Predicted 3D model of a 133-nucleotide RNA (c-di-AMP riboswitch aptamer (ydaO/yuaA leader)) from Sphaerisporangium sp. The prediction has a mean pLDDT of 78. It was read from a public genome assembly, where an Rfam model found it.
[in-house]
RNA sequence: GAAUCUCAGGGGCCCACAUCCGGCCCAGGGGAACCGGGGACCCAAAUCUCUGGGGUGAAUCCGCGCGAGCGGUAGGGCGAACUCCAAGCCCGAACCCGUCAGCUAACCCGGUAGGCGUCAUUGGAGAGGAGAC
Numbered sequence: 001g002a003a004u005c006u007c008a009g010g011g012g013c014c015c016a017c018a019u020c021c022g023g024c025c026c027a028g029g030g031g032a033a034c035c036g037g038g039g040a041c042c043c044a045a046a047u048c049u050c051u052g053g054g055g056u057g058a059a060u061c062c063g064c065g066c067g068a069g070c071g072g073u074a075g076g077g078c079g080a081a082c083u084c085c086a087a088g089c090c091c092g093a094a095c096c097c098g099u100c101a102g103c104u105a106a107c108c109c110g111g112u113a114g115g116c117g118u119c120a121u122u123g124g125a126g127a128g129g130a131g132a133c
Base pairs, nucleotide, nucleotide: 004032005031006030007029010026011025012024013023014022033112034111035110036109037108038107043102052100053097054096055095056094061072062071063070064069075091076090077089078088082126083125084124085123086122087121
């Protein structure tokens, strides 16, 4: 961080060895749940179209620098569930669509990855819940 759960089947390996059961791996399929995009009336916009436009995301903007980069910043994260306050420590990227998309019921399409830490920041207030007597 949406990035989880489950179902049965196929192939390979191990165990067993007459088999079954069981474990691991590989490539797919179905369902649930969650997330994202497109898409009417109404509403909005009503004036934009190369100064293109748009999407995911917290990741936007400003200054300095030839550049690499530096300083800050909107915003975001960090406690074994939640909210508020304070201090402390971090992030403040990257990618995608392809001339095209406001919102949007029905409907259609897609994703369920990756990275980091190594006992996981600390204190206060509140809400709420459970257990015992």